[in-house]
């Protein structure tokens, strides 16, 4: 210095032609129990790495930048 892959909830991770975002497991509440634990319901939690650009609308397409992994040199 170049390539290519990835960055989405606390943690692992989906999200296949662009239409206002999920699961799993944690967590909070509830119900079952004399009690735990197991199960079963219902919740909170993200504005999708930052910045800009196409578009009627962008996690999803183009730029530019920041981290990470891989490989070449």
């Nucleotide at each position: 210095g170049g390539g290519c892959u990835c960055u989405u909830a606390g943690c692992u991770c989906a999200g296949u032609u662009g239409g206002u975002a999920g699961a799993g497991c944690g967590c909070u509440g509830c119900c079952u129990u004399c009690g735990c634990a197991u199960g079963g319901c219902a919740g909170a939690g993200g504005c999708c790495g930052g910045g800009g650009g196409u578009u009627c609308g962008a996690c999803u397409c183009c730029c530019c930048c920041a981290g990470a992994g891989u490989c070449c040199a």
Model confidence (mean pLDDT): 82 of 100. Transfer RNA from Candidatus Iainarchaeum sp., 73 nucleotides, folded computationally. The RNAcentral record of the sequence draws on ENA. Its Rfam family is "tRNA".